[in-house]
Annotation:
Predicted 3D model of a 714-nucleotide part of an RNA (large-subunit ribosomal RNA, domain II) from a Microcaldota archaeon. Its mean pLDDT, the model's own confidence on a scale to 100, is 87. The RNAcentral record of the full RNA draws on ENA. Its Rfam family is "Archaeal large subunit ribosomal RNA". Gene Ontology terms of the family: structural constituent of ribosome and ribosome.
Context: one part of a larger RNA
RNA sequence: GCCAGGGAGUUUGUCCUCGUGGCGAGGUUAAGCCGCCCUGCGGCGGAGCCGUAGCGAAAGCGACAGGUCCGCAGCCUCUUUCGAGGCGAGGGACGGGGUGUGAAAGCGCCCGCAGUCACGGGGACAAGACCAGAAACCGCUCGAUCUAACCCCGGGCAGGGUGAAGCGUCGCGAAAGCGACGUGGAGGCCCGCUACCGGUGCUGGGUUCCAACCGCUCGGGUGACCCGGGGUUAGGGGUGAAAAGCCAAUCGAGAGCGGUGAUAGCUGGUUCCUUCCGAAAUGCGUCUCAGCGCAGCCCCGCCGGAGGCAGGUAGGAGGGUAAAGCACUGAUUGGGGGGUUAUGGGACGAGAGUCCUGGCCUCCCUGUCAAACUCAUAAUCUCCUACCGCCGUAGAAGGCGGGAGUGAGGGCGUCGGGGUAAGCUCGGCGUCCGAGAGGGGAACAACCCAGACCGGGGUUAAGGCCCCCAAUCGCUGGCUAAGUCACGAAGGUAGUCCCGGUUCUAAGACAGGGGGAACGUAGGCUUAGAAGCAGCCAUCGUAUAAUCAACGCGUAACAGCGGACCCCCCGAGAACCGGGGCGCCGAAAAUGGACGGGAGUAAGCCAGCAGCCGAGACCCCGGACCGCGAAAGCGAUGGUGUAGGAAGGCGCUCCGCGCGGGCAGAAGCCUCUUCGUAAGGAGGGGUGGACCGCGUGGAGAUGAGAAUCCUGGC
Numbered sequence: 001g002c003c004a005g006g007g008a009g010u011u012u013g014u015c016c017u018c019g020u021g022g023c024g025a026g027g028u029u030a031a032g033c034c035g036c037c038c039u040g041c042g043g044c045g046g047a048g049c050c051g052u053a054g055c056g057a058a059a060g061c062g063a064c065a066g067g068u069c070c071g072c073a074g075c076c077u078c079u080u081u082c083g084a085g086g087c088g089a090g091g092g093a094c095g096g097g098g099u100g101u102g103a104a105a106g107c108g109c110c111c112g113c114a115g116u117c118a119c120g121g122g123g124a125c126a127a128g129a130c131c132a133g134a135a136a137c138c139g140c141u142c143g144a145u146c147u148a149a150c151c152c153c154g155g156g157c158a159g160g161g162u163g164a165a166g167c168g169u170c171g172c173g174a175a176a177g178c179g180a181c182g183u184g185g186a187g188g189c190c191c192g193c194u195a196c197c198g199g200u201g202c203u204g205g206g207u208u209c210c211a212a213c214c215g216c217u218c219g220g221g222u223g224a225c226c227c228g229g230g231g232u233u234a235g236g237g238g239u240g241a242a243a244a245g246c247c248a249a250u251c252g253a254g255a256g257c258g259g260u261g262a263u264a265g266c267u268g269g270u271u272c273c274u275u276c277c278g279a280a281a282u283g284c285g286u287c288u289c290a291g292c293g294c295a296g297c298c299c300c301g302c303c304g305g306a307g308g309c310a311g312g313u314a315g316g317a318g319g320g321u322a323a324a325g326c327a328c329u330g331a332u333u334g335g336g337g338g339g340u341u342a343u344g345g346g347a348c349g350a351g352a353g354u355c356c357u358g359g360c361c362u363c364c365c366u367g368u369c370a371a372a373c374u375c376a377u378a379a380u381c382u383c384c385u386a387c388c389g390c391c392g393u394a395g396a397a398g399g400c401g402g403g404a405g406u407g408a409g410g411g412c413g414u415c416g417g418g419g420u421a422a423g424c425u426c427g428g429c430g431u432c433c434g435a436g437a438g439g440g441g442a443a444c445a446a447c448c449c450a451g452a453c454c455g456g457g458g459u460u461a462a463g464g465c466c467c468c469c470a471a472u473c474g475c476u477g478g479c480u481a482a483g484u485c486a487c488g489a490a491g492g493u494a495g496u497c498c499c500g501g502u503u504c505u506a507a508g509a510c511a512g513g514g515g516g517a518a519c520g521u522a523g524g525c526u527u528a529g530a531a532g533c534a535g536c537c538a539u540c541g542u543a544u545a546a547u548c549a550a551c552g553c554g555u556a557a558c559a560g561c562g563g564a565c566c567c568c569c570c571g572a573g574a575a576c577c578g579g580g581g582c583g584c585c586g587a588a589a590a591u592g593g594a595c596g597g598g599a600g601u602a603a604g605c606c607a608g609c610a611g612c613c614g615a616g617a618c619c620c621c622g623g624a625c626c627g628c629g630a631a632a633g634c635g636a637u638g639g640u641g642u643a644g645g646a647a648g649g650c651g652c653u654c655c656g657c658g659c660g661g662g663c664a665g666a667a668g669c670c671u672c673u674u675c676g677u678a679a680g681g682a683g684g685g686g687u688g689g690a691c692c693g694c695g696u697g698g699a700g701a702u703g704a705g706a707a708u709c710c711u712g713g714c
Base pairs, nucleotide, nucleotide: 001714002713003712004711005710006709011127012126013125014124015123016122017121018120019119020118021117022116023115026050027049028048032044033043034042035041036040054061055060064095067094068093069092070091074087075086076085077084078083096111097110098109099108100107101106130269131268132267133266137259138258139257140256141255142254148233149232150231151230152229153228154227155226156225157223159191160190161189162187166183167182168181169180170179171178172177196220197219198218201216202215204214205213235251237247238246239245272649273648274647275646276645277644282295283294284293285292286291296406297405298403299402300401301400302399303398307391308390309389311388312387313386314385315384316383317382318381319380324374325373329370330369331368334365335364336363337362338361339360340359341358344357345356346355347354348353409433410432411431412430413429414428415427416426417425418424438449439448440447453623454622455621456620457619458618459617463613464612465611466598467597468596472610474609475608476607477606478605479604485600491585492584493583495582496581497580498579499578500577501576502575503574504573512569513568514567515566516565518542519541520540523537524536525535548563551562552561553560625638626635627634628633650703652700653699654698655697656696657695658694659693660692661691668687669686670685671684672683673682674681675680
């Protein structure tokens, strides 16, 4: 890993509710007892319990068996139908009554009679309470054959090096003593693959020889050394040269057994089918935020009995948002007028004062801004009414009871708050995913199309139609040259196409080429110089086709070179501004590239046209189901579905009753055929060799693929 077998909502008590049945103003026994064909049945047993009256703290007092009206179902009458009328259980509204309170009015609860017992379904609570799972806590035991420390008795340490004290001789010294040489042989001394103890690095080998080993390398190796044997200390305890180390492969509190099915708001698992409906991820509270309670949303049943409102149109009422505006509140550009600043500054003046200018206030013109500004004000939204539409007697609205789940949400669109931003965060509205399959989007929960009962045929949607790949290498006009298409900004762009404007131009523009560009004059001043060209002032005149008291370079200053300006050559458009379309640059990421790929100059882009392909959508045919109905039949404005609710079934084991099968072959197993929407059923054959089935009713230790599930086999 596979296969087989095992494997999870049970039981008891009490209560609530629904269904079925018995009896009914009653219903029912409990313990216990008696009998019998004795897991049970029959009888007895009325104690008790529930109900039959309520109200009141209590003392206590104590209610309609129906007076009036409406009216569902139903019944009756009339009516051909449609319908009309009467009665009207249940239902509703009055009226009436009991009691408490109160002076009363009033208010609260109650009253026109249904319960109870049993069984069954659902639920709550208490229990292990659907199953499995802790880390832990407590008790009692067992452990120091591992290891830690200590006690007692023993054992072990090749070889080599160093050379302490002491001692001797000699030398020196007054002495104390010192020195040299020798001798000597100390040391938690040195080297060391002796033994032995250890375990540093290779992060070597090694899923194993090993649940700590092997190899190389390395530390200690006369000591606080190592080893053997015998003993002592025990679990909040020991021992510890101290790491919370060690105490038998277990240690921040050993192990075994017990309390024990501890508890787990956490995690995983929870077993057959079909049908109907179908959520939530919100609000409030919470030692609460992974939980729970109540509400909301879902399901089922009952009551009720005719209306209901998600859509549209119109009218009426309300609103102050978007955009806009500046009349208010504030912010705010420039200009002008007025005022003020008990004279802010400056200039002039002897002063009075005059002029210029600043601050503040105000008025006018002008240019702007606002969630907490609005003179004015949409689309739109809400409510009411009417009509349309839709839903509803196949039972809506409303009400009551029972059962849930949910209370981590998320994407997109739009409108807002926070944030530099985010596949960010917090809200409103809508929608989808969640719980939604199918087609498209290369792939892709929520983007586009579209809501899947089954089978068959057809038509379309989104999206597509060169090949992969179904369908036009379709048609007309234009654009693009970037493989743009096939991410991308600010910004840039004599790329190219289109549109508009201004000026010049056959009296010759623009570009290019040739020539001229002068005189007074070197203008005046300044200056060493200042000659168009340091600087200051002025910027005239003359001759001209034109020519600047000079636009740039240049010189020390001149000179010189261009420019403006004019003429000639040439001969047709030129210069500038603005707008639009498609492109270009801006453009950097890590193994070999990505429009899905190939490839494409149309198979790209814009505009238009025609056709085709393309879903489970839509249409048609057949069938099953669901709802209603007595049936015929009708309904496609009935059919997705997680949590979950409800309903109906299939299968297994056992029991009662009834009926059957079987050695002329039961069950089981294998296989074939066949029926049913399914769970499943039936039949034939083989194997097998003794039991098995059907109907009906009952009872459950009743259905396996998952739980790192358990056991076994392979």